[in-house]
Context: one part of a larger RNA
């Protein structure tokens, strides 16, 4: 020096575990915020560094529920207290709520600095309460920031792919910017079709990688139909009629006028324009207005009387509702969330063990044999399941009931209304699967610029026939999208190099000017019973002795592999 046996250092692989993740369904909830948010700085405990709570009334205050023996958090340990006169602990309600942050008295290098008005108070000063930002705007007002995705709008790329590249493609993506609601656009046909006919919109299966579009390259890509989910339709403008107002215009000599008809009064009233305010009235088989005629009951006005007509108010009748149409609430009843209660049955065993829930022996309960814990493996030991039950307070659905709210048929077609710098058009873009194309259709920078119902649009240049439909004003739930949040559930999801980046004082150490980057690290034991006492040693720590089933289980702590380092003894060079 090699080999081999044993026996050990060392290392932390491998098993088994998990208050920690990760996806997925299912409810709920989708918003905070000038009454000061979301995030933060400082403080706040008897002894407190962090981390949770809290705010100078600072691990807390107060009032109502619920609970029922213990309690003063993470966290031992000493103190010093609270507690059946019901604590701590749960929920709901309030009460306090430094300072910084939209930050808003002025200013700043966030968590700091200075001022001023008014009131109280002081010899004075320091002091105490209120209050003083900017905008729409004139209300007892609103806004402003912040919050994950999804939705609208305004703007808007590049790597890339085309085997280079410029049109094109990536893509109207990514990101910036706006607005609003828990959905958010959309939406009641100037539609889709095609000789037949449907009948707002949204989503989803097909139709289909079809018809097309494409330096006819790359590639991009409907629609119509059909099956379904879901279902809900309205209100305006304008014609006309009334009223107030302008005081502009004609009038005020009596033409006109005061609903209509005779009679009488009246005379700054009236009539035309204009703006406004109530009624009307809302559509395509064309509606309206106007015109005619028909249509409960009662009361009232319209200078006076008489009759007629009209509006208005009541009752009646109909008909409908708090999401549009269509408006504001209040009561009652049942439920829903936020805390809870209760809740069936097993015992032996000198079998093994440290320990029974294992095995043996006998037994019960089950609308509970779902999980979990308990010194191994438990339906009967505990927490729970099953099935039921329960709220002083706060939120919230649902029904009813007050209650609100609307309200007519017919016929005629002389006259009059039906959305104007609009539709179209020409140039320029840009959306539509459609790249200018034969390019209809929507949108619109600039410039022209129509018709009025015998109108007007469109049916993919464009013309005719036919056919569809009725622009240039608005609202409208449901089915669709989403999940930062809270609460169950479930997992051929992971098990500490995975699974969040983070199982543990992780966005933390650290790094970086700074935007940003971003770690490692889990596991005695059933219970600390965490080694009292003695020996060594200066001391870490060893021997002993003692707890324990076990210390080769001793906090360098389950198990303890490989690599590397020893001691032993054998063999062999």
């Nucleotide at each position: 020096g090699g080999c081999a046996u044993a026996c050990g250092g060392g290392g932390g692989a491998u098993g088994c575990c998990c208050g920690g993740g990760c996806a997925u369904c299912a409810g709920g909830a989708c918003g905070c915020g000038a009454u000061g948010a979301a995030g933060g700085a400082c403080g706040u405990g008897g002894c407190u560094u962090u981390c949770u709570g809290c705010g100078a009334u600072a691990a807390g205050c107060a009032a109502c529920g619920g609970g029922g023996a213990g309690c003063u958090g993470u966290a031992a340990g000493c103190a010093a207290g609270c507690a059946u006169u019901g604590a701590u602990c749960c929920g709901u309600u309030g009460a306090u709520u430094u300072c910084c942050g939209a930050a808003u008295g002025g200013g700043g290098c966030a968590a700091c600095c200075c001022u001023c008005u008014c009131a109280g108070g002081u010899a004075a000063c320091u002091c105490u309460g209120a209050g003083a930002a900017c905008g729409c705007a004139a209300a007892u007002g609103c806004g402003a920031g912040c919050a994950a995705a999804g939705u609208c709008g305004g703007g808007g790329a590049a790597u890339u792919g085309a085997a280079a590249c410029a049109u094109c493609u990536u893509a109207g993506u990514a990101c910036c910017c706006g607005g609003a609601a828990u959905a958010a656009a959309a939406g009641a046909a100037a539609g889709u079709a095609a000789a037949a006919a449907c009948g707002a919109u949204u989503c989803c299966g097909u139709c289909a990688g079809u018809a097309g579009c494409g330096g006819u390259g790359a590639g991009c890509g409907a629609a119509c139909g059909c099956g379904g989910a879901u279902g809900a339709g309205c209100c305006u403008a304008a014609a006309c009629c009334u009223c107030u107002g302008c005081c502009u215009a004609c009038g005020u000599u009596a033409c006109a006028g005061a609903u209509c008809u005779a009679a009488u009064u009246c005379g700054c009233u009236g009539u035309a324009g204009c703006a406004g305010a109530g009624g009307g009235g809302u559509u395509g088989u064309a509606g309206g207005a106007c015109u005619g005629g028909c249509a409960g009951g009662a009361g009232u006005a319209g200078a006076u009387u008489a009759g007629a007509c009209u509006g208005c108010u009541c009752c009646g009748c109909a008909a409908a509702g708090u999401u549009a149409c269509c408006a504001a609430g209040c009561a009652c009843a049942a439920g829903a969330u936020u805390a809870g209660c209760a809740g069936a049955a097993c015992g032996g065993u000198u079998u093994u063990g440290g320990a029974a829930a294992a095995g043996c022996c006998g037994a019960c309960c089950a609308u509970a044999g779902a999980g979990g814990g308990u010194g191994a493996a438990a339906g009967u030991c505990c927490c729970g399941u099953a099935a039921g039950c329960g709220a002083a307070a706060a939120u919230u659905u649902u029904g009813u009931g007050c209650c609100u709210u609307u309200g007519g048929c017919c016929a005629g077609u002389a006259u009059c209304c039906u959305g104007a710098g609009u539709a179209c058009c020409a140039c320029g873009g840009a959306a539509c699967a459609c790249g200018u194309g034969u390019a209809a259709u929507u949108c619109u920078g600039u410039g022209g610029g129509a018709a009025u119902c015998a109108g007007c649009g469109g049916g993919g240049a464009c013309c005719a026939c036919c056919c569809c439909g009725u622009a240039a004003g608005g609202c409208u739930a449901a089915a669709c999208a989403g999940u930062a949040c809270c609460u169950g559930a479930u997992g051929a999801c992971c098990g500490a190099u995975a699974g969040u980046g983070a199982a543990c004082a992780a966005g933390u150490a650290c790094c970086g000017c700074g935007a940003g980057g971003g770690a490692a690290a889990g596991g005695u034991g059933a219970a600390a019973a965490g080694u009292a006492c003695c020996g060594g040693g200066g001391g870490a720590c060893c021997g002993g002795a003692g707890u324990g089933a076990a210390a080769u289980a001793g906090u360098a702590c389950c198990u303890g592999a490989a690599a590397c380092c020893g001691u032993a003894u054998g063999c062999u060079u």